[in-house]
């Protein structure tokens, strides 16, 4: 940097001691009935990887594709918690919706 996906899933115990949820601004949550970190152990998941069956092409190779497994990674409040710029619709300081941009995560390259 390039592609892909981000409305589903899925906690408990030990250290520890005040924060955390994405950078901003608004907001709204969570937090001494213990925030973040760190470590154990589960669990989720199924990107990559593997086995298999199918489909293609000449093909053992290679694509596509289903189903199984879980060996690399990843995650386990809330949509990536929600708006932010355009934009549809409801007699409406609100409220359901689409879409886009930044910005971030995560895999694979």
């Nucleotide at each position: 940097c390039u592609u892909a996906u981000c409305a589903a899933g899925a906690a408990a115990g030990g250290c520890u001691g005040a924060g955390g949820g994405u950078a901003a601004u608004g907001g709204c949550c969570c937090g001494g009935u213990g925030a973040a970190g760190c470590c154990u152990u589960g669990a989720c998941a199924a990107c990559c990887u593997g086995u298999u069956g199918c489909a293609u092409g000449a093909a053992u190779c290679g694509u596509g594709u289903a189903a199984c497994a879980a060996g690399g990674u990843g995650c386990c409040a809330a949509a990536u918690c929600c708006a932010u710029c355009c934009u549809g619709c409801c007699a409406a300081c609100g409220g359901c919706g689409g879409g886009a941009a930044c910005a971030g995560a995560u895999a694979a390259g």